[in-house]
RNA sequence: CAGGUGGGGCGUGACGGUCGCGACCGGUUUCGUACCGGUCGAGGAAAGUCCGAGCUCCGUAGGGCAUGCCGCCAGGUAACUCCUGGGCGCCGAGAGGCGACGGUAAGGACCACAGAAAAAAUACCGCCCGGAUUCGUUGGGUAAGGGUGAAAAGGUGGGGUAAGAGCCCACCGCGCGACCGGCAACGGGACGCGGCACGGUAACCUCCGGUUGGAGCAAGGCCAAAUAGGCGGCGAGGCCCGGCCCGGGCCGCUUGAGCCGCGGGUAGACCGCUUGAGACGUCGAGUGAUCGGCGCCCCAGAUAGAUGACCGUCCGUCCGGCUUCGAACGGAUGAACAGAACUCGGCUUACGGCCCCACCGUACCU
Numbered sequence: 001c002a003g004g005u006g007g008g009g010c011g012u013g014a015c016g017g018u019c020g021c022g023a024c025c026g027g028u029u030u031c032g033u034a035c036c037g038g039u040c041g042a043g044g045a046a047a048g049u050c051c052g053a054g055c056u057c058c059g060u061a062g063g064g065c066a067u068g069c070c071g072c073c074a075g076g077u078a079a080c081u082c083c084u085g086g087g088c089g090c091c092g093a094g095a096g097g098c099g100a101c102g103g104u105a106a107g108g109a110c111c112a113c114a115g116a117a118a119a120a121a122u123a124c125c126g127c128c129c130g131g132a133u134u135c136g137u138u139g140g141g142u143a144a145g146g147g148u149g150a151a152a153a154g155g156u157g158g159g160g161u162a163a164g165a166g167c168c169c170a171c172c173g174c175g176c177g178a179c180c181g182g183c184a185a186c187g188g189g190a191c192g193c194g195g196c197a198c199g200g201u202a203a204c205c206u207c208c209g210g211u212u213g214g215a216g217c218a219a220g221g222c223c224a225a226a227u228a229g230g231c232g233g234c235g236a237g238g239c240c241c242g243g244c245c246c247g248g249g250c251c252g253c254u255u256g257a258g259c260c261g262c263g264g265g266u267a268g269a270c271c272g273c274u275u276g277a278g279a280c281g282u283c284g285a286g287u288g289a290u291c292g293g294c295g296c297c298c299c300a301g302a303u304a305g306a307u308g309a310c311c312g313u314c315c316g317u318c319c320g321g322c323u324u325c326g327a328a329c330g331g332a333u334g335a336a337c338a339g340a341a342c343u344c345g346g347c348u349u350a351c352g353g354c355c356c357c358a359c360c361g362u363a364c365c366u
Stems, first nucleotide, its partner, number of pairs: 003360008013314007021041008043337001047348002050346005055216004062246004068211004072086005087101001088099004102207002107205002109201003124146002126142006154172006173196001174194004179188003220271002223268001230262005237251004278297001280295006315334006
């Protein structure tokens, strides 16, 4: 240097003019958003609907079980399966990246085929010993060598043995303990003990720890209007919007609570609806996520669902002709993914191009 890694920003034309659209405010008003003026008016993901909440209702709403979810440690946060920092493991030359990261001595289950044998698992070849023996073979020992396989009861060396084996020993590895460092997860090497539980999968069931009401803005509230205050059946207990139990609450008991079925009417207007765990700037604390102080700002609220069209100049890109190139001229064009619908914090997915910062840089060149 090629190339790469991590983080941040922008949101593709700029300026001016004319007309048009939605909300809010002010004014006029024929009271009709009719007219005039002012201010504001889609995203980094608005997508997915995957988590968590705010808010609303059940509803006065407690306890337990079940169910679901999470799973190293310490922090952050309203909270979270999120974020930050650290630990351990794996990948990478490295900057860095990934992790579904509690437990296999509680139990169960699976590991095809091959192989003797796939887990308190084994003897195919081989090695050793005895018998038999022309050939043929038989009994015992062994798991060091070979083979199969993704994986086969730690490694090297020595001793020992009939031949072998942690059988014994030394060193290494592994496990436990003490000591030291760290809030902790964990780490350390020079200590001590132990021949050493004997594979993998818990992203299989499961065990352990923590946590867990339900439904959702089409929630819900209020007003107006209309119909048939309809009909039938069951009925003494019933209902309380995921399941079960306990507790609790409400209604009812033949003047009928509630459940089931048939049938009829309505689908309108308003609220919820945007001032927020808010944006921006700055100072301070912290490795950081983030937190605190001060200042300053109001930044869509639609309801078949709004922000568009045209013109001029300049800029960028492409093409054409001329041309040595270029300038000037003419024409076209303005990257992608993609449009709020109660709001917010995350995660995931899609995506063209530009800019900034920090770091790596084996190969190659000097």
The prediction has a mean pLDDT of 77. A computed fold for a 366-nucleotide RNA from a Gemmatimonadota bacterium, annotated as Bacterial RNase P class A. Its Rfam family is "Bacterial RNase P class A". Rfam classes the family as a ribozyme. About the family: Ribonuclease P (RNase P) is a ubiquitous endoribonuclease, found in archaea, bacteria and eukarya as well as chloroplasts and mitochondria.